The RNA shown here (Bacterial RNase P class A) has 343 nucleotides and comes from an Actinomycetota bacterium. The sequence was found by an Rfam model in a public genome assembly. NCBI's taxonomy places the organism under Bacteria, Bacillati, Actinomycetota.

[in-house]
RNA sequence: CGAGCCCGUCGGACGGCCGCGGUCGCAAGACCGAGGAAAGUCCGGACUCCACAGGGAACGGUGCUGGGUAACACCCAGGCGGGGUGACCCGACGGAAAGUGCAGCAGAGAGCAGACCGCCGAUGGCCCCAGGGCACAGGCAAGGGUGAAACGGUGGGGUAAGAGCCCACCAGCGUCCCGGGCGACCGGGGCGGCUCGGCAAACCCCACCCGGAGCAAGGCCAAGCAGGGACGUCGGUGUCCCGCCGAUCAAGUCCCGGGUAGGCCGCAUGAGCCGGCCGGUGACGGCCGGUCGAGAUGGAUGGUCGUCCACGACAGAAUCCGGCUUACAGACGGGCUCGCCAC
Numbered sequence: 001c002g003a004g005c006c007c008g009u010c011g012g013a014c015g016g017c018c019g020c021g022g023u024c025g026c027a028a029g030a031c032c033g034a035g036g037a038a039a040g041u042c043c044g045g046a047c048u049c050c051a052c053a054g055g056g057a058a059c060g061g062u063g064c065u066g067g068g069u070a071a072c073a074c075c076c077a078g079g080c081g082g083g084g085u086g087a088c089c090c091g092a093c094g095g096a097a098a099g100u101g102c103a104g105c106a107g108a109g110a111g112c113a114g115a116c117c118g119c120c121g122a123u124g125g126c127c128c129c130a131g132g133g134c135a136c137a138g139g140c141a142a143g144g145g146u147g148a149a150a151c152g153g154u155g156g157g158g159u160a161a162g163a164g165c166c167c168a169c170c171a172g173c174g175u176c177c178c179g180g181g182c183g184a185c186c187g188g189g190g191c192g193g194c195u196c197g198g199c200a201a202a203c204c205c206c207a208c209c210c211g212g213a214g215c216a217a218g219g220c221c222a223a224g225c226a227g228g229g230a231c232g233u234c235g236g237u238g239u240c241c242c243g244c245c246g247a248u249c250a251a252g253u254c255c256c257g258g259g260u261a262g263g264c265c266g267c268a269u270g271a272g273c274c275g276g277c278c279g280g281u282g283a284c285g286g287c288c289g290g291u292c293g294a295g296a297u298g299g300a301u302g303g304u305c306g307u308c309c310a311c312g313a314c315a316g317a318a319u320c321c322g323g324c325u326u327a328c329a330g331a332c333g334g335g336c337u338c339g340c341c342a343c
Base pairs, nucleotide, nucleotide: 001339002338003337004336005335006334007333008332009331010330012308013307014306015305016304017303018302020033021032022031023030024029035314039325040324042323043322044321045320046319047214048213049212050211054242055241056240057239060209061208062207063206064078065077066076067075068074079093080091081090082089083088094205095204099203100202101199102198116144117143118140119139120138125134126133127132152170153169154168155167156166157165171195173192174191175190176189177188178187179186180185218265219264220263221262227256228255229254230253231252233247234246235245236244272291273290274289275288276287277286278285279284
């Protein structure tokens, strides 16, 4: 100097005037007023109600290990596998010898298979007849070919020709032991048979987790109307079973019909935010100090002037948090890797 990887911040600013929503105030007025994603509604909760939320089946969820957290499918650290020269990135990461199933074409044969081209063919047969040649029965799967993939690899022995048939080394698998680690795993040694693909983001098996419904939850006040029928044991916040509870001639449930759709609470002090110190590799935790940043409900941010300037992207709260995912013009900062050059 160039190229790349990872992380973080901002994402228009300042001032005046008029206008909009909330809180406080008699009033004047003061203060506050959309996001990093407010989005998707994909997870996890807080909270509220039902209320044995007890037990179980089924449904559903997660899937390497150890931590963090209120919790999680999130985050951190590691292990293994894969990609990259590297910084780093990705993983739907338990099990294929529990069972079932799926895989076009080519090929002899694609799960416990297979003979297309081939190799051997002693004895017996035929030809030549010294040798030798042909081929039946039979033997082989080592060589060639097909394919993405062919039931271990290399070398040697052995054989009629061959084959883990045997041996050496290697890979894989099983088992025993030693060392390191909380663990997933890593390293090493012995023995053994001789070798038994892929897909579970296919059904399935295994381990662990899991009541339901949701702020239109749920309460209070005011106003208003018109009740009728069915069930006979019924009902109890997904289905089914056991249990339990409630009501027992009506509670309750269901169906038809009428009235109301107003006001208040819930409603923002939170697993909150900021700063410092301490502990920890880290996620994060502890202590101290400071601080209060929207609460609408026909649904609040607009207009105008001046200056700066990055000339302005994606885009607007509706119970609230912790995450994940998606969208995003431009600006800035930090750390690391690789290449080139110079000293």